[in-house]
Formats: sequence, structure tokens, C1' cells
RNA sequence: CGAGUCCGCCGGACGGCCGCGGCGAGAGCCGAGGAAAGUCCGGACUCCACAGGGCACGGUGCUGGGUAACGCCCAGGCGGGGCGACCCGACGGACAGUGCAACAGAGAGCAGACCGCCGAUGGCCUCCGGGCACAGGCAAGGGUGAAAGGGUGGUGUAAGAGACCACCAGCGUCGCGGGCGACCGCGGCGGCUCGGCAAACCCCACCGGGAGCAAGGCCAAGCAGGGACGGAACGGCCCGUUCGAACGUCCCGGGUAGGCCGCACGAGGCCGGCGGUGACGCCGGCCCCAGACAGAUGGCCGUCGCCGGCUCCGGCCGGCACAGAAUCCGGCUUACAGGCGGACUCAAACU
Repeated sequence: CGAGUCCGCCGGACGGCCGCGGCGAGAGCCGAGGAAAGUCCGGACUCCACAGGGCACGGUGCUGGGUAACGCCCAGGCGGGGCGACCCGACGGACAGUGCAACAGAGAGCAGACCGCCGAUGGCCUCCGGGCACAGGCAAGGGUGAAAGGGUGGUGUAAGAGACCACCAGCGUCGCGGGCGACCGCGGCGGCUCGGCAAACCCCACCGGGAGCAAGGCCAAGCAGGGACGGAACGGCCCGUUCGAACGUCCCGGGUAGGCCGCACGAGGCCGGCGGUGACGCCGGCCCCAGACAGAUGGCCGUCGCCGGCUCCGGCCGGCACAGAAUCCGGCUUACAGGCGGACUCAAACU
């Protein structure tokens, strides 16, 4: 200098004037985001319910840890990819059962013979070297496929074959060693190797009541009831239990469409120290940081930064990514002009 990997962060700055929302007696103070987004997970909070049981249903799925909790995060194991930094993985079970495998191919699941090899034995011929045809034997080689029932070498044979043997791979099992564990290493033995798919049903383990701030509560105003169906309580069903004529759903008709709480001090933020490889935790100090209800967060001016265009090189004009609170919090995912910092890898060159 070039090409990359991972982590963290900023995302116009400052000043003045005016305007808007909230708080406050006032002076004054505060006023969008890293994603406020998608609403995909997990919780707080609220109401229903709070004898119980069964069947369904949904989710998660290597190990250890973190956390209020999680499908998130951290560390590790295993598998795959990359020269590498590093990245990706729903990563329990296919000796419980059911099922699936397009096309090609002879054969695709207790497999098969298209090409091919042999034709020892039995038959015929013979110039005695052998030749021919059939019955039959075989699965080494070719070919198809994502996948063809281990690989290499040898023994063996007519040709072959785990038929047998050695080594290797893999499976199972036993022992020893390391690790909390997933798992790893070494050695022995076994039959020679009955494959794949569970984000197919299913089995196993664990988790999960339902609805959601339009939750829910209080005040005020107003009205006129009527009909049909259903007993209600956990909201998928059943059993069971409790309660008891209140209630629920739908339709017709009538009234209102106002205010307050929930609702902004919280698993809160910043700084420092300590523990931990880390996620994170503990301690100390400081700070208060939007709360609307048709919904505020905007406009102008000046100086500067960045980008684009024009230029008579003096400047001039335009723009500032994605987007935008609505009960709150922790995640994930998605969108994002441009820029900053740190750690590392590869290649080439130089010293």
C1' cells in the first nucleotide's frame, strides 16, 4: 500500500429570536430513537379465576453459566465452510410404531443384474494347444442417482465375494485417564457394517391458565325499555366442584361521547471501584430524563462541518441517511447517506 474479519460508537455542531406540549406560584426546567418501526419472543402491571383431575393444543430442544424471564446473551463441546482472522448450525430419539424418497436407473429398503466377468462341473468337437453352445455361477469393473448394503492390499477361485486375513474408517461394548458437563484421548473385544429424512406424523424431556392500558378503577351528566337464545364461574373439550337468578351473547329502541387516576422514580441513567475469561453481578457518588388525547418536539437568522450541482475560482444554490413516542421494560429482526475508534488476518514489498 491492497484485500478482508470481528467488536464498540456517532449519525449535523454552536449561538440568537419566535412558536408549540408538559411541570411549576414564579424565576425557570424538561421535550423522540438507535431503531421510537415489525408487533416476532420474554416479563412487569391490571382484570377474570384461584377444589382438583384427564384429554387435547402450542413452544423449546448439545453442555455449563447469566438474567425478573426468554426462542435472548456469554463461555465451551461437536459438525460444516474459509489459506486465515473468523463465520454458520431447531445440534434429543430412526433397534417403539406409521410414513416419504421426484427424475434417472436393471435394482431405492428385509435391493438388484442393463453392459460386463466366468462357464471349473455336466454336453459336443479336436490338429490335444484348445474351441462352441446351453444350463448355471458372480458382483470385481462400467453405467444411473442426492443416496447402490465400508476402503486399501492380500489369500482364495473357473470367475468372484468379509468367504477368510492384515491395516484403516465407522458402529456397539468394556476398561483406564482428563473435564462440573456436553465431550475428548488411549487400549481391548465383537459381528464384519440393517443407510437417509423427525422445520413428516410420532416418542421423550422441559416450559406454558386466559385476555390485554380501548387492561382496570373513580367522579359527573343523561336515558325507556323490549325481544330471542343460553344458567354462570378458566376463555379448546370432558369429568368433577362451588355459587345461585344474578349474569352472558345477539337484535330493535333510547341516552352520553365530559373529567380524573392508571401515567412517568424505573429490573432507571452517568461516573468510579471491586469480583468474574465473559455475559453479568456487588458497592459508592451524582442526576431526574417527553407524557399528548386529534395528539407538542417546528420555523427564521448567523458561523462552521459534510454531500451534490454550477462557477467569471472570489463564491453561489440546494440538501443533511433511516425514521419518528402513546402503559413500561429486556431481547430479536428489519431500515439506515456518511463517518470515527479499537483488536486481528491474508498477500506483496521494504528495513
This is a predicted structure of a 351-nucleotide RNA (Bacterial RNase P class A) from an Acidimicrobiia bacterium. The sequence is in RNAcentral, with records from ENA. The source organism's lineage runs through Bacteria, Bacillati, Actinomycetota and Acidimicrobiia. A source record names the gene rnpB. It matches the Rfam family "Bacterial RNase P class A". It is annotated as a ribozyme.